Predicted 3D model of a 468-nucleotide part of an RNA (small-subunit ribosomal RNA, 5' domain) from an uncultured organism. The prediction has a mean pLDDT of 82. The full RNA is in RNAcentral, with records from Greengenes.
Context: one part of a larger RNA
RNA sequence: AACGCUGGCGGUAUGCUUAACACAUGCAAGUCGAACGAACCCUUCGGGGUUAGUGGCGGACGGGUGAGUAACGCGUGAGAAUCUACCUUCAGGAGGGGGACAACAGUUGGAAACGACUGCUAAUACCCCAUAUGCCGCGAGGUGAAAAUUAUCUUGCCUGAAGAUGAGCUCGCGUCCGAUUAGCUAGUUGGUGUGGUAAGAGCGCACCAAGGCAACGAUCGGUAGCUGGUUUGAGAGGACAACCAGCCACACUGGGACUGAGACACGGCCCAGACUCCUACGGGAGGCAGCAGUGGGGAAUUUUCCGCAAUGGGCGAAAGCCUGACGGAGCAAUACCGCGUGUGGGACGAAGGCCUGUGGGUUGUAAACCACUUUUCUCAGGGAAGACACCCGACGGUACCUGAGGAAUCAGCAUCGGCUAACUCCGUGCCAGCAGCCGCGGUAAGACGGAGGAUGCAAGCGUUAUCC
Numbered sequence: 001a002a003c004g005c006u007g008g009c010g011g012u013a014u015g016c017u018u019a020a021c022a023c024a025u026g027c028a029a030g031u032c033g034a035a036c037g038a039a040c041c042c043u044u045c046g047g048g049g050u051u052a053g054u055g056g057c058g059g060a061c062g063g064g065u066g067a068g069u070a071a072c073g074c075g076u077g078a079g080a081a082u083c084u085a086c087c088u089u090c091a092g093g094a095g096g097g098g099g100a101c102a103a104c105a106g107u108u109g110g111a112a113a114c115g116a117c118u119g120c121u122a123a124u125a126c127c128c129c130a131u132a133u134g135c136c137g138c139g140a141g142g143u144g145a146a147a148a149u150u151a152u153c154u155u156g157c158c159u160g161a162a163g164a165u166g167a168g169c170u171c172g173c174g175u176c177c178g179a180u181u182a183g184c185u186a187g188u189u190g191g192u193g194u195g196g197u198a199a200g201a202g203c204g205c206a207c208c209a210a211g212g213c214a215a216c217g218a219u220c221g222g223u224a225g226c227u228g229g230u231u232u233g234a235g236a237g238g239a240c241a242a243c244c245a246g247c248c249a250c251a252c253u254g255g256g257a258c259u260g261a262g263a264c265a266c267g268g269c270c271c272a273g274a275c276u277c278c279u280a281c282g283g284g285a286g287g288c289a290g291c292a293g294u295g296g297g298g299a300a301u302u303u304u305c306c307g308c309a310a311u312g313g314g315c316g317a318a319a320g321c322c323u324g325a326c327g328g329a330g331c332a333a334u335a336c337c338g339c340g341u342g343u344g345g346g347a348c349g350a351a352g353g354c355c356u357g358u359g360g361g362u363u364g365u366a367a368a369c370c371a372c373u374u375u376u377c378u379c380a381g382g383g384a385a386g387a388c389a390c391c392c393g394a395c396g397g398u399a400c401c402u403g404a405g406g407a408a409u410c411a412g413c414a415u416c417g418g419c420u421a422a423c424u425c426c427g428u429g430c431c432a433g434c435a436g437c438c439g440c441g442g443u444a445a446g447a448c449g450g451a452g453g454a455u456g457c458a459a460g461c462g463u464u465a466u467c468c
Base pairs, nucleotide, nucleotide: 001464002463003462004461005460008339009338010337011336012335013334014332015331016297021295022294023293025292026291027290030057031056032055035054036053038051039050040049041048042047064250065249066248073175074174075173076172077171078170079169082167083166087163088162089161090160091159092158093157095129096128097127098126104119105118106117107116108115109114140154141153142152143151144150145149176222177221178220183213184212185211188210189209190208191207192206193205194204195203225247226246227245228244229240230239231238232237252273253272254271255270256269275286276285277284278283303329305328306327307326311325312323313322314321315320342372343371344370345369352363353362354361355360377405378404379403380402381401382400386395412457413456414455415454416453417438418437419436423452424451425450426449427448433440434439
């Protein structure tokens, strides 16, 4: 973990191990008007607001899963031939010009998805020239004064150097089983040249040589994400890889590149395939191994909840917006820990039950009864910290505190032949049944079934499964 019986509360955790099976619905990545033109709305005519589009940054983080992978994948220790947006430090620069394309307007195609043509336009979009030396490369906004500009502030841009962070690459060692797998290999091993990459390299290609690996297990087959760790054990060792953390791989299946500092990109693009859906049959749309949730599979695993208040992230000058990350609540005795279901007194001992040798024994201080307490419970009142710059609290009228009431609301499960703590009666009669092993049952069964009693644990107790 599941199942059976039972079940009062709180805290902290955990919760599809199976079909990487298929998914209805909603949400999970946006933001910037202080880059740009335009449209619309309001207007006190000063201006203010909203947004489809161009443009910038971010969608390579965060979140999920473990299919693949026996590998430089991971762990550990070294290394040289590299890149790094945003951030920090230092040095320098920031001149001049040009042509477009969306939006928009008009016409028009299509059922839709989505387009086509013509015309207009802005920029921190794009292009050209100049400035050092071959290549490359270089402005915007706010405010005030104002009037063809200027002052000031903020921030951005370009180049070079350095840092930080992140990433790519190489190597030593370690990393499951099988020899009923013994040979494997042609870009294969090395060289020269050339190409290519951010970068070394057969990384690619041409030519040349014939090498390279392997009983210290190559190749092949099976299984498997690796680790910190978890569990067990006195340890050595064994088993495992849930949660949390680091790395890797994947994103319907297979392949490919584009953009970009970074991807060959879960919620981007293209092609092919399977599947599902829409269609006016011409053609289109989709990808929950994100959070909830549905069907299916299964012994088995939760809410289509609240909030951005905190922490963190993206964008923004900021206000702020977004954030199923996260913070919380809900469900489940799934686990661990804690608490309760009363406390004290009360008979040579009520009644009832059971046993009996009929004298009694036992249930048993147990109950009744008396006195007390209020953890819990119910009701009422108050009520946070978490927010250490202002404002801002989902949780939550929660935790907690105070008062009132009243023993009131709360015990089960398994076992009792030996191992193994705990015994009698009745029923049954090798039947019905029990059983982990030994074994019990064929007429007095401490072993089956029931009752009384007892033992052990206790909101749990047993069984099954697995590991040491």